Predicted 3D model of a 71-nucleotide RNA (c-di-GMP-I riboswitch aptamer) from Actinoplanes derwentensis. The RNAcentral record of the sequence draws on Rfam and Ribocentre. NCBI's taxonomy places the organism under Bacteria, Bacillati, Actinomycetota, Actinomycetes, Actinoplanes. The model forms 100% of the base pairs in the Rfam consensus. The coordinates come from a structure-prediction model, not an experiment, and the mean pLDDT is 88.

[in-house]
RNA sequence: AACAGGCAAACCCGUCGCGAGGCGGGGACGCAAAGCCAGGGGCCUCCGCUGGAGGCAGCCCAGCCGCCGAA
Numbered sequence: 001a002a003c004a005g006g007c008a009a010a011c012c013c014g015u016c017g018c019g020a021g022g023c024g025g026g027g028a029c030g031c032a033a034a035g036c037c038a039g040g041g042g043c044c045u046c047c048g049c050u051g052g053a054g055g056c057a058g059c060c061c062a063g064c065c066g067c068c069g070a071a
Base pairs, nucleotide, nucleotide: 006031007030011026012025013024014023015022016021029058035064036063039061040060041059042056043055044054045053046052047051
C1' cells in the first nucleotide's frame, strides 16, 4: 500500500447545568491518534469582575498510551 476494526460534526429527541457545555439515543461532516490528559497558549460561560468559579482535547503545543501493517 491493502485489509480489519474504531471515532462521530451539524441537526433532532431525552436528560443534567444559570450558562459555556456534559451524558444517552438517532444521525454522518469529517478524523490515522477525532485515544487519554485542562500543564502552556487560545477560545467560551457565569458571578458580587484589579478578582473568583467553571467549560472546550473535533484549535495548537507539551506529557501519557496505542490498532492494522503486504511485497